[in-house]
Context: one part of a larger RNA
Molecule: large-subunit ribosomal RNA, domain III
Organism: Symbiobacterium thermophilum IAM 14863
RNA sequence: GAGUAGCGAAAAGACAGGUGAGAAUCCUGUCCACCGAAAGCCUAAGGAUUCCUGAGCAAGGCUCGUCCGCUCAGGGUCAGUCGGGACCUAAGCCGAGGCCGAAUGGCGUAGGCGAUGGGAAACAGGUCGACAUUCCUGUACCACCUACGGGUCGCUUGACCGAUGCGGGGACGCAGGAGGCUAGGGGGACCCGGCCGCUGGUUGAGCCGGGGUAAGCGGGUAGCGUGGCCCGGUAGGGAAGUCCGCCGGGCUAAACGUGAGACGCGAUGCCGACCGAAAUGAAGUAGGGAAGCCCCUGACGCCACACUGCCGAGAAAAGCCGCUAGGGAGACCCGGGGUGCCCGUACCGCAAACCGACACAGGUAGGCGGGGAGAGAAUCCUCAGGUGCGC
Numbered sequence: 001g002a003g004u005a006g007c008g009a010a011a012a013g014a015c016a017g018g019u020g021a022g023a024a025u026c027c028u029g030u031c032c033a034c035c036g037a038a039a040g041c042c043u044a045a046g047g048a049u050u051c052c053u054g055a056g057c058a059a060g061g062c063u064c065g066u067c068c069g070c071u072c073a074g075g076g077u078c079a080g081u082c083g084g085g086a087c088c089u090a091a092g093c094c095g096a097g098g099c100c101g102a103a104u105g106g107c108g109u110a111g112g113c114g115a116u117g118g119g120a121a122a123c124a125g126g127u128c129g130a131c132a133u134u135c136c137u138g139u140a141c142c143a144c145c146u147a148c149g150g151g152u153c154g155c156u157u158g159a160c161c162g163a164u165g166c167g168g169g170g171a172c173g174c175a176g177g178a179g180g181c182u183a184g185g186g187g188g189a190c191c192c193g194g195c196c197g198c199u200g201g202u203u204g205a206g207c208c209g210g211g212g213u214a215a216g217c218g219g220g221u222a223g224c225g226u227g228g229c230c231c232g233g234u235a236g237g238g239a240a241g242u243c244c245g246c247c248g249g250g251c252u253a254a255a256c257g258u259g260a261g262a263c264g265c266g267a268u269g270c271c272g273a274c275c276g277a278a279a280u281g282a283a284g285u286a287g288g289g290a291a292g293c294c295c296c297u298g299a300c301g302c303c304a305c306a307c308u309g310c311c312g313a314g315a316a317a318a319g320c321c322g323c324u325a326g327g328g329a330g331a332c333c334c335g336g337g338g339u340g341c342c343c344g345u346a347c348c349g350c351a352a353a354c355c356g357a358c359a360c361a362g363g364u365a366g367g368c369g370g371g372g373a374g375a376g377a378a379u380c381c382u383c384a385g386g387u388g389c390g391c
Stems, first nucleotide, its partner, number of pairs: 013031006032388004040368003046348002050346001051075006060068002080141002082344004087118002092113003098107003122139005142340005148335006160327002165323004173310004179303003184297005190211006196204001212270002216265003223258004227252008236244002271292001274288002311314001354363002370382004
């Protein structure tokens, strides 16, 4: 320079009460304003205690501060089923032997690692100051074990188990349109609860609010795909095969596979508008609890890459099913009983907690995303919810 620029989006604050040494800035209340395809909610990455409670205010906070993502202390993350591992493989990586190379090393077979993909099984409600598909309540499901109960089959005339082997399957593109549904939404003179007003008007077809519920189990639907079943032969599937493939023959008009949703049970449960205590310090808390129907609309979700079309012709492996090789004297099914390991789980997550030196107008994958008007996720207004951007 200079007590100058600036104090980081112009969404916006005002008042009252409280606390306190101290209050424009903290807490509570009332009103106002802003977002509402977000400035709300869930979650991945990343961060790593920032979460909750109590106590603080030197520094950090562009002012203040009794407040805080700050300081100090204590507490908090609970799983057979969610995600990952004890399963599988992709690109890629590692790589016994091997090949190559002055050295370090490079490549690569078998084999392995590797999810962004495939693959068994849980839903609804409740709950602490802080976690919950994890705790609790209720109702399920999966795998394995079983000396228990029941049933059936078998003991060499082979019940049953069964491959790291063989076959099937898993198994796949994009675009387009149609159908059947559901989530969600809207309306109701119907059902239930509350209310009856100081007025121009209020017992009226009045006003306000509410009118729900999962997995699982059950028979199985709208549909969609393929004809289905049996016998014989067989030189292919690098051994075998009753399986697959190929060839021949016969019977049959349906059969097999797949399949949302709805309905019933689940549920004499839970939730639920509303009503609502006692009180020592802890209230809309504990506790009680009605109706829970009908109609309309309707997805980018499900049936399902199902269908039709097209050319750029659209992973692999395991789980799973079958076959034999092989094993084999008890075995299988149902019920009952039992077992179920390791890691993650707090909190932020379009942001003051991540990436940007900052509490930075920037950047950040996926899902949900209500109502009125509208073609619409545009735009304006608004629910739930969240904020008024730390002078």